This is a predicted structure of a 534-nucleotide part of an RNA (large-subunit ribosomal RNA, domain I) from a marine sediment metagenome.
Context: one part of a larger RNA
């Protein structure tokens, strides 16, 4: 020096655990904000650095309800207090709520600085206190001004505007990626769409939306890569309405000598394709239904009741084992010194409950008809359509219908007009150029209840722990590590070694030192002893 064995150190794997995550289900919600939000700064405790709570009324104040013995948060200790005259605590409602922040009197390097006006502090200056004072839109008003709204925040879902590239095509330009990402605007709890100028095909259907199928079909496509319907069928859910106009009335303005005509406003009327309505005539006054108020009842916060076991034995400890019982509308689950239906919290079940909510019914108020006639009038115009250039449609200009429109044009008026994939005829379907509309559908920042052939501390969120922290970066931004004594601190009095508040040896606690660098305690690595060997 090597190898082996043993004993230690070192290290923190493994096992076990879970306080935290992940993914879903059901319910409820999608709140907030000029009455100042979201988010912060600074304060606030007897001692108080941090977190949490709160706001100069500051770990809190008031009321009502619940609850019933301890309490002054995490978090010990001392001090000082509170509490059956009901505290702490829980729920609801209210008060207070510094400064910044949309931030809004002006300014500003956020949490700071400086004003104007009015009133007050006995007058003035100064200072202080209280209140008001931003911008913009709408309505009213001649105006001064008054009243109301907006502004900001927000995870995804939704609608609209603008709109890539990598990539694929085995290169690349049409094409694709993709109307995706990103940015901007806007709204709601959903949004959008929506009551046929729709489909269909010679039969018929009857608003929209969503799911399954049709179907990777018909198509489209440097006919490449790819893109990719609809009809029909089966389901979910179902709901239909209001205006413009004709006509009538009132008011007002203008023209006219006047009859009257035209405009504007308000009210009535009227709302469709089997055309309907106005108009003239005749009949009817209801069924049904919306809103508002009250309301039996229901639901609903904190919460209340809630069955049933003993002995022996092993053990540090019984919930284990043995023996003998009991409850069960409760043998879900968790805890308790090991494994508990009957020890504790609970569970099944039953009860209570303010406000908001739902709501049979009642009242008020609004909407809400039928027929005949067929002369006249009305039925949404710079619209439909067309040319040129684009875009959307599964459809790349194609034979290219349909929808939108930047530009130039430009009808008809029910004997009318549009569509049925160029176009024409017949036939069939419908009535554009105004508007509203629940449900079925999409999502989950946050809330309540629950689940898992999900993870178990290098996993699972970046974060089980004071984490978007420490730290890095001028900044945008990047971004960790770090869990476990024990049933209970019983957290080691006292003695000794030592310079020692280091460390260790006794003693003591404990079932066990598990001794706080604390459960278990692998390997690398280090050391000591012994054996064999060079």
């Nucleotide at each position: 020096g090597g190898c082996g064995c043993a004993u230690g150190g070192g290290g923190g794997a493994u096992g076990c655990c879970u306080a935290g995550g992940c993914u879903c289900u059901c319910g409820a919600a999608g709140a907030c904000u000029a009455u100042g939000a979201a988010g912060g700064a600074c304060g606030u405790g007897g001692u108080a650095a941090g977190c949490u709570g709160c706001g100069a009324a500051a770990a809190g104040c008031u009321g009502u309800g619940g609850g019933g013995a301890g309490u002054u948060g995490c978090a010990a200790a001392c001090a000082a207090a509170c509490a059956u005259u009901g505290a702490u605590c829980c729920a609801c409602a209210g008060a207070u709520g510094u400064c910044c922040g949309a931030a809004u009197g002006g300014g500003g390097c956020a949490a700071c600085c400086c004003g104007u006006u009015a009133u007050g502090u006995u007058g003035a200056a100064g200072a202080c206190a209280u209140a008001a004072c931003a911008u913009u839109c709408u309505g009213c008003g001649u105006a001064a001004g008054c009243a109301g709204g907006a502004a900001g925040a927000a995870a995804a879902c939704c609608c609209g505007g603008u709109g890539a590239a990598c990539u694929g095509a085995a290169a690349c330009a049409u094409c694709u990626a993709a109307g995706u990402a990103a940015c901007c605007g806007g709204a709601g709890g959903a949004a959008g769409a929506g009551a046929a100028a729709a489909c269909a095909a010679a039969c018929g259907u009857g608003a929209u939306u969503c799911c399954g199928u049709a179907a990777g079909u018909a198509g489209u496509g440097g006919c490449g890569a790819g893109c990719g319907a609809a009809c029909g069928c089966g389901g979910a859910a179902c709901a239909g309405c209001c205006u413009a106009a004709a006509c009538c009335a009132u008011a007002u303005c203008a023209a006219g000598c006047a009859a009257u005509u035209g405009g504007u406003a308000u009210g009535g009327g009227g709302u469709u394709g089997u055309a309907g309505g106005a108009c003239u005539c005749a009949c009817a006054u209801a069924a049904u239904u919306g809103a508002u108020a009250c309301a039996a009842u229901u639901a609903g916060a904190a919460g209340u009741g809630g069955a049933a076991u003993g002995c022996u034995u092993u053990g540090g400890a019984a919930g284990g084992a043995g023996c003998a019982a009991c409850c069960g509308a409760a043998g879900a689950g968790g805890g308790u010194g090991a494994a508990a239906g009957u020890c504790c919290c609970g569970u099944a079940c039953a009860c209570g409950u303010a406000a908001a909510g739902a709501g049979a019914g009642u009242a008020u108020u609004g909407a809400g008809g039928u027929g005949a006639g067929g002369a006249u009038c009305c039925u949404g115009a710079g619209u439909a359509g067309g040319g040129c250039g684009g875009a959307g449609c599964a459809g790349g200009u194609g034979a290219a219908a349909c929808u939108c429109u930047g530009u130039c044009u430009g009808a008809a008026u029910c004997u009318a007009c549009c569509g049925g994939c160029a176009c024409c005829a017949u036939c069939c379907g419908g009535u554009a150029a105004g508007g509203c509309u629940a449900a079925a559908u999409a999502c989950u920042c946050a809330c309540g209840a629950g689940a898992g052939a999900c993870c178990g501390a290098u996993a699972g969120u970046g974060a089980a722990c004071c984490a978007g922290u420490a730290c890095c970066g001028u900044g945008a931004g990047g971004g960790a590590a770090a869990g476990g004594u024990g049933a209970a601190a019983a957290g080691a009095a006292c003695c000794c070694c030592g310079a020692g508040c280091a460390g260790g040896g006794g003693a003591g606690u404990g079932a066990a030192a598990a001794g706080a660098a604390c459960c278990u305690g692998a390997a690398a690595c280090c050391a000591u002893g012994c054996g064999c060997u060079u």

The full RNA is in RNAcentral, with records from SILVA.